Predicted 3D model of a 111-nucleotide RNA (SAM riboswitch aptamer (S box leader)) from a Bacteroidales bacterium.

RNA sequence: AAUUUAUACAGAAGAGUGGAGAGAUUAGGCUCUGUGAAGCUCUGACAACCUGCCCGCACAGGGCAAGGUGCCAAUACCUAAAUCAGGAAAAAUUCCUGAUGAUUAUAAAUU
Numbered sequence: 001a002a003u004u005u006a007u008a009c010a011g012a013a014g015a016g017u018g019g020a021g022a023g024a025u026u027a028g029g030c031u032c033u034g035u036g037a038a039g040c041u042c043u044g045a046c047a048a049c050c051u052g053c054c055c056g057c058a059c060a061g062g063g064c065a066a067g068g069u070g071c072c073a074a075u076a077c078c079u080a081a082a083u084c085a086g087g088a089a090a091a092a093u094u095c096c097u098g099a100u101g102a103u104u105a106u107a108a109a110u111u
Base pairs, nucleotide, nucleotide: 001111002110003109004108005107006106007105008104013043014042015041016040017039021032022031023030026080027079028078029077044072046070049068050067051065052064053063054062055061076103082100083099084098085097086096087095088094089093
């Protein structure tokens, strides 16, 4: 880097440094931000994918821990191409809602 599988409306912030942006990308919206953004460092927390231990016939299921990751504004901040379902106005068509999907992120495995 690619592929596959799983998850994404739950949860959890302080300090130092820094000095103007940030919320993945494009567009629109909305929001955060000199009462200090991003980045970096430290500490703490949250969670439980991998991992370890225990119960168990079990590779089912469950419990405990927290070593490897992850994560700590707002649902992945919201919407978007397409498909399906429902609804509203309406011959065209447009709009609204929901689901799927796409994209993205993270974990694990494989190459």
Its mean pLDDT, the model's own confidence on a scale to 100, is 81.